Predicted 3D model of a 73-nucleotide RNA (transfer RNA) from an Actinomycetota bacterium. Rfam family: tRNA. It is annotated as a transfer RNA.
RNA sequence: GGGGCCAUAGCUCAGUUGGGAGAGCGCGGGCUUUGCAAGCCCGAGGUCGCCGGUUCGAUCCCGGCUGGCUCCA
Numbered sequence: 001g002g003g004g005c006c007a008u009a010g011c012u013c014a015g016u017u018g019g020g021a022g023a024g025c026g027c028g029g030g031c032u033u034u035g036c037a038a039g040c041c042c043g044a045g046g047u048c049g050c051c052g053g054u055u056c057g058a059u060c061c062c063g064g065c066u067g068g069c070u071c072c073a
Base pairs, nucleotide, nucleotide: 001072002071003070004069005068006067007066010025011024012023013022019056027043028042029041030040031039049065050064051063052062053061
């Protein structure tokens, strides 16, 4: 220098007709316990990396950029 893959909640990750933003863990509250843990219930928490484009509508499609992993030279 060139190719491929990845970027979604605090962490690890799902998300295929393009129309609802989610799970587990963690965090807060309640129940339960003498107390703690575990368990059950409820809740808070999001610029879907950034900038543009297409579209009535974009996490999803297209282009560029940034960062990470990897392959080739």

Model confidence (mean pLDDT): 82 of 100.